[in-house]
């Protein structure tokens, strides 16, 4: 100077408020103890759990995509392989398939693929010029040619040779590459060697598409206990032959009595539970590179629903500015069933391991 991974993210009092729960009290209220995060966020994936649904098999649609391993699972996480980048540590990778098929390749280039003659080489026919008569030469017609120029991110493998009118893996010799066979090393993804074949095949699948795997939908407003009230309807009884009610333990009795009882309205309204003690958090110690897992111990740590967690003041902490008095700032953000992740935000700061240079 760089890379890499863990943490912290003001502290203590005092005060006045605010939610929850214990204890006290006939009750007003009193007390006493807990009360955001590392990201509580985005709601992006992946579970629990809760109600539907559901013989089997398939389509179809979505996700995923290198191997091995963790894990309830996972698009995550560890270790590894493989390509790129980095003088290294280390970083990146949306890492099956482009000889199954189909599409597309912008600019530029003559042409972007069973490809393609613009410039250039080269034969062969043609008619002109020159001519030392052997030919050159420039034009025009038709061909061959992918070596040479030029375009372009990408133009049928590179380098010498042989060949040929000129060429050209068209042959050879050597390097790269690819397919195949054996051999060895690995669980494996691969990697290393040795032979063989001139086999040298353009990119795109974050373009349809094929292969493999996995997915059944809805979400805590899930879902479940308890359940009203008035208003209007309807049905029974009643209305001096009297429902009902009141005195009342019950019967008799007495007094009042014209409405009363049930359903419907509605499983509404609304109260409750689900509601937090869990794949839970540290520590030891054991296996495993690791990611994780196995024992033993120890802690209990928010639970609202117009939705609490807050404001003020003192000291002190960090920073910055200062005329040394003091002054102003201390990010990002905020629970809503719970859980394990990814991504994104974060003023400041602390540790540790690695690499490079002196």
């Nucleotide at each position: 100077g760089g890379u890499u991974g863990g943490c912290c993210g003001g502290g203590c009092g005092a005060u006045c408020g605010c939610g929850a729960g214990g204890a006290g009290g006939a009750g007003a209220c009193u007390u006493c103890u807990c009360g955001a995060g590392g990201a509580a966020g985005g709601u992006c994936c992946g579970g629990g759990c809760u109600c539907c649904u559901c013989a089997g098999a398939g389509c179809a649609c979505g996700a995923c995509g290198g191997u091995g391993g963790g894990u309830a699972a996972c698009g995550c996480c560890c270790a590894c392989c493989c390509g790129g980048g980095g003088c290294a540590a280390c970083c990146c990778g949306c890492g099956g398939g482009a000889c199954a098929g189909u599409g597309c390749c912008a600019c530029a280039g003559a042409a972007a693929u069973c490809a393609g003659a613009c410039c250039g080489c080269c034969a062969c026919g043609g008619a002109c010029a020159c001519u030392c008569c052997g030919g050159u030469g420039a034009c025009c017609g038709c061909g061959g040619u992918a070596a040479g120029g030029g375009u372009g991110a990408a133009a049928c493998g590179g380098u010498g040779g042989g060949g040929u009118a000129a060429g050209a893996g068209c042959c050879c010799a050597c390097c790269a590459g690819u397919a195949c066979g054996c051999c060895g090393g690995g669980c494996g993804a691969c990697c290393g060697g040795c032979g063989u074949a001139g086999c040298u095949c353009g990119g795109u699948a974050a373009a349809c598409c094929c292969c493999g795997u996995c997915g059944g939908g809805a979400g805590c407003a899930a879902g479940g206990u308890c359940g009203a009230a008035c208003a209007g309807c309807g049905c029974a009884c009643g209305c001096u032959c009297g429902a009902g009610g009141g005195c009342u333990g019950c019967u008799c009795g007495c007094c009042c009595g014209a409405g009363u009882g049930c359903g419907c309205g509605g499983g509404u309204a609304g109260a409750c539970c689900g509601c937090u003690g869990g794949a839970g958090g540290c520590c030891a110690c054991c296996g495993g590179c690791a990611a994780c897992g196995a024992u033993g111990g120890c802690c209990c740590u928010a639970g609202a629903u117009g939705g609490a967690u807050g404001g003020u003041c003192g000291c002190c902490c960090c920073u910055g500015c200062g005329u040394c008095a003091g002054c102003a700032g201390g990010a990002c953000a905020g629970a809503a069933c719970c859980c394990g992740g990814c991504c994104u935000a974060c003023a400041g700061g602390c540790c540790a391991g690695c690499c490079c240079g002196u």

This is a predicted structure of a 358-nucleotide RNA (Bacterial RNase P class A) from uncultured Nocardioides sp. The prediction has a mean pLDDT of 79. The RNAcentral record of the sequence draws on MGnify.